Predicted 3D model of a 75-nucleotide RNA (transfer RNA) from a Dehalococcoidia bacterium.

Formats: sequence, C1' cells, structure tokens
RNA sequence: GGGCCCGUAGCUCAGAGGUAGAGCAGCCGGCUCAUAACCGGCGGGUCGAUAGUUCGAGUCUAUCCGGGCCCACCA
Repeated sequence: GGGCCCGUAGCUCAGAGGUAGAGCAGCCGGCUCAUAACCGGCGGGUCGAUAGUUCGAGUCUAUCCGGGCCCACCA
C1' cells in the first nucleotide's frame, strides 16, 4: 500500500428497511429455620462517529475512529 471481518445493555451475543431483544450479572419479591439452587418481576442502550439514500436506517451507501486477520512492499 491492497483486501476482508468485527464494533448493539456491565459481560457474551441476536436482530439483514417498519415499536431495539436474549442469556448471564445487578436490584426487588417468592420458596427455605437459613444460605445456595429454583421460580416471578424490575431497571439498564443517543446501536463507534459524521454525513447521505429513504415516508422510515441497528440494518443500505460514503468518509473517518477503534480492534482483528490475510496478501504485497521496504529493510
């Protein structure tokens, strides 16, 4: 220098144009003599950033930022 993949809740990840979700963690409650396990409930997100397309973007396009992989070049 060229190409590809990833970035969504505290963590691991789904969601591929039409109301942002699950598991775990956290909090509250149930159960228990009590703890764990188990069961029910609750809260938690400017979807990496900025623009664009669209009636509508987490999703499509461009640029940039961060992480990873492959190839090439230099030495």

The source organism's lineage runs through Bacteria, Bacillati, Chloroflexota and Dehalococcoidia. It matches the Rfam family "tRNA". The coordinates come from a structure-prediction model, not an experiment, and the mean pLDDT is 82.